[in-house]
Context: one part of a larger RNA
RNA sequence: GGUCUAUAAAGGAUGACUUGGCAAAUUAAGGCGAUGAAGGACGCGGUAAGCAGCGAUAUGCUUCGGGGAGUCGCAAACAGGCUUUGAUCCGGAGGAUUCCGAAUGGGAAAACCCUAUUUGAGUAAUGUCAAAUAAUCUUACGCUGAAUACAUAGGCGUAAGAGGCGACACCCAGAGAAUUGAAACAUCUAAGUAUCUGGAGGAGAGUAAACCGUACGGUAUUCCCCGAGUAGUGGCGAGCGAAAAGGGAACAGCCUAAAUUUCUAUAGUGUGAUAGUCUAUAUGCGUUGCUAUAGGGAGGUUGCGGGGUCUUAUCGUGAUUCUGGUAUAGCGGAAUCAAAGAGUUACAAAGCUAUAUUUUAGUUGAACUAUCUGGAAAGAUAGGCCAUAGAAGGUGAUAGCCCGGUAAGCAAAAAGAUAUAGUCUCUUAGAUAGGAUACCCAAGUACUACGGGACACGUGAAACCCUGUGGGAAUCUGGCCCGGCCACGGGCUAAGGCUAAAUACUAAAAUUUGACCGAUAGUGCACAAGUACCGUGAGGGAAAGUUGAAAAGUACCCCGGUGAGGGGAGUGAAAUAGUACCUGAAAUUAUAGACCU
Numbered sequence: 001g002g003u004c005u006a007u008a009a010a011g012g013a014u015g016a017c018u019u020g021g022c023a024a025a026u027u028a029a030g031g032c033g034a035u036g037a038a039g040g041a042c043g044c045g046g047u048a049a050g051c052a053g054c055g056a057u058a059u060g061c062u063u064c065g066g067g068g069a070g071u072c073g074c075a076a077a078c079a080g081g082c083u084u085u086g087a088u089c090c091g092g093a094g095g096a097u098u099c100c101g102a103a104u105g106g107g108a109a110a111a112c113c114c115u116a117u118u119u120g121a122g123u124a125a126u127g128u129c130a131a132a133u134a135a136u137c138u139u140a141c142g143c144u145g146a147a148u149a150c151a152u153a154g155g156c157g158u159a160a161g162a163g164g165c166g167a168c169a170c171c172c173a174g175a176g177a178a179u180u181g182a183a184a185c186a187u188c189u190a191a192g193u194a195u196c197u198g199g200a201g202g203a204g205a206g207u208a209a210a211c212c213g214u215a216c217g218g219u220a221u222u223c224c225c226c227g228a229g230u231a232g233u234g235g236c237g238a239g240c241g242a243a244a245a246g247g248g249a250a251c252a253g254c255c256u257a258a259a260u261u262u263c264u265a266u267a268g269u270g271u272g273a274u275a276g277u278c279u280a281u282a283u284g285c286g287u288u289g290c291u292a293u294a295g296g297g298a299g300g301u302u303g304c305g306g307g308g309u310c311u312u313a314u315c316g317u318g319a320u321u322c323u324g325g326u327a328u329a330g331c332g333g334a335a336u337c338a339a340a341g342a343g344u345u346a347c348a349a350a351g352c353u354a355u356a357u358u359u360u361a362g363u364u365g366a367a368c369u370a371u372c373u374g375g376a377a378a379g380a381u382a383g384g385c386c387a388u389a390g391a392a393g394g395u396g397a398u399a400g401c402c403c404g405g406u407a408a409g410c411a412a413a414a415a416g417a418u419a420u421a422g423u424c425u426c427u428u429a430g431a432u433a434g435g436a437u438a439c440c441c442a443a444g445u446a447c448u449a450c451g452g453g454a455c456a457c458g459u460g461a462a463a464c465c466c467u468g469u470g471g472g473a474a475u476c477u478g479g480c481c482c483g484g485c486c487a488c489g490g491g492c493u494a495a496g497g498c499u500a501a502a503u504a505c506u507a508a509a510a511u512u513u514g515a516c517c518g519a520u521a522g523u524g525c526a527c528a529a530g531u532a533c534c535g536u537g538a539g540g541g542a543a544a545g546u547u548g549a550a551a552a553g554u555a556c557c558c559c560g561g562u563g564a565g566g567g568g569a570g571u572g573a574a575a576u577a578g579u580a581c582c583u584g585a586a587a588u589u590a591u592a593g594a595c596c597u
Base pairs, nucleotide, nucleotide: 001596002595003594004593005592006591007590008589009588015582016546017545020517021516022514023513024512025511026510027509029506030505031165032164039100040099041098042055043054044053046078047077050074051073052059061094062093063092064091065090066089070082071081072080105114106113107112115134116133117132118131119130120129121128136162137161138160139159140158141157142156143155144154170201171199172198173197174196175195181188185235211218212217222249223248224247225246232240233239253498254497255496256442260298261297262296263295264294265293266292267291268290269289276285277284278330279329280328281327282326283325303476305441306440307439308437309436310435311434312433313432314431315430317338318337319336320335321334322333323332324331339428340427341426342425343424351423352422353421354420355419356418357417358416359415360414362410363409364408368383369382370381371380372379384401385400386390393403394402447471448470449469450468451467452466453465457483478493479492480491481490482489533540534539553581556568557567558566559565
């Protein structure tokens, strides 16, 4: 020096455990915000640093319910309180809620500074204090009001609305890459992806044919399967890639514009031998008529084309009252009641009441003992019992019958949700079959030329769809489409709008599940974790779980620096379970011994 053995040290692997994660399913929900959000700063406790809770009424206030013995959070201790006159705790409703933050009186280096007006408090007075108001934009209305006559811009006021956040989710729209692939690369691809912006909702978008495309037809939209990797497209490379039909899920249809008519306002024009006043006649009144523009009402809504206007025939709720200057005849209009029908997801629209179900606290809830081992019984042995309950959990080892639960029942003062009914609201018009008329049927639109985009479709024979620039129709004897174009044939009715369901997603809530993890795993975080720490900043970002059944956490003595640490004693089943605490591997170290050199 090495090897081995033993005992220790050091170290923290392994095993066991699980408070935490991960992935799903189902239910419900899908928003919060100027009534000041999300998120924070600073405070609030007898002692109070952190987390959690709360806001100057600050570890909490009021009230209504639940509950029933302890309690003043995590979290001990001391001190002091509260509580069967019902506390703590749980749920509903209310009150209060500093400062910052959209932040909104002005400013600012967020959590700070400084004002104005009104009212009040205070002062001899000023200073001071308290409360309320004071941002911007949009829309509507009102009052004013330039250059510039009318006007308009602008100004002022009143009312309503908006603003920001959120789940890195889902949806729609606008803008829009590159890596990459093509074995290089430029068309092409990646990809209308990533990313940015705007907007919305619990879904969104889309939706009631100017469709499909040849069927004897179908008949809104959306989603799934199939059609089909087909037809196509493509430096015909790499690649890209339909549609109809068929089968399912779910189903629902509607409202405007125009023609015509009426009312109101404004402007223009026009009559005195008067156009009007429902018509006729008589009479009365009369700036009453016509045109244009704007607004309101009626009318009207489709492709067997529809509607308007005029007209013919038939059918079509009823009653009462009022009325179109007056009278007669005719023709109209309005209101009320009844009856019938319809209705709040679109198609008009807002509540209220009742009932049922349900959410937000809860509550009842069966059945076991002895002996043995042991520190401890739930184990073993013996004999029982319950079960609409033998789910899972806890209890000093493994418990249907110990605890709390489970099955099955029951329950709400208050607030919310859903459904149904009632109240309530609306409608009662027109319909059918003919004829006439040619008034209307969404305009800088359709279409077209050029330039682009998007369609599976790269300009191609390239239709269809969208559109930048120029040109620029028609109104049913009109238009668009059926993949160049023409004919025939056929389909549809653009240029306005609304619409549930089937579909997508899951931050937060509840319940449940796992051939998911088990502390270098599983979330970055099982612990004071987006913490400590790093960075000017954007941002990056840890490590760290386990005494014991119970602290019973070692009284007392000794060594030592009134140490650290240890030796006795004691607790405990165990202290080599002593807080550096379950188990305690290896590298490594020490001591003792054996052997080799």
The part of an RNA shown here (large-subunit ribosomal RNA, domain I) has 597 nucleotides and comes from a marine sediment metagenome. Its Rfam family is "Bacterial large subunit ribosomal RNA". The coordinates come from a structure-prediction model, not an experiment, and the mean pLDDT is 83. RNAcentral holds the full RNA, with entries from MGnify.